[in-house]
């Protein structure tokens, strides 16, 4: 300095432009036991007291609708010089 790919909850990972986050593992709380393990039920992004509103690295654009599809940065990964 040229080209490519990847970025979504704490972690790993889905997701055909149509309800964001299935499904796993952390973790909270109940059941179970004498106690523990094991197993079963719920709950588990952020803000709010609630009612709601916000969130896929940052911004902007296209779209009735964007995590997805463009364009710009930014970081890390390969790979060419």
């Nucleotide at each position: 300095g040229c080209g490519g790919g990847u970025g979504u909850g704490g972690c790993g990972g889905a997701a055909u432009g149509g309800u964001a986050g299935a499904c796993g593992c952390a973790g909270a709380g109940g059941a179970u036991u004498c106690a523990a393990a094991a197993u079963c039920c719920u709950c588990c992004g952020c803000c709010g007291c609630a009612a709601g509103g916000c969130g896929u690295g940052g911004g902007a654009g296209u779209u009735c609708g964007a995590g997805u599809c463009u364009c710009c940065c930014c970081a890390c990964c390969c790979g060419c010089a």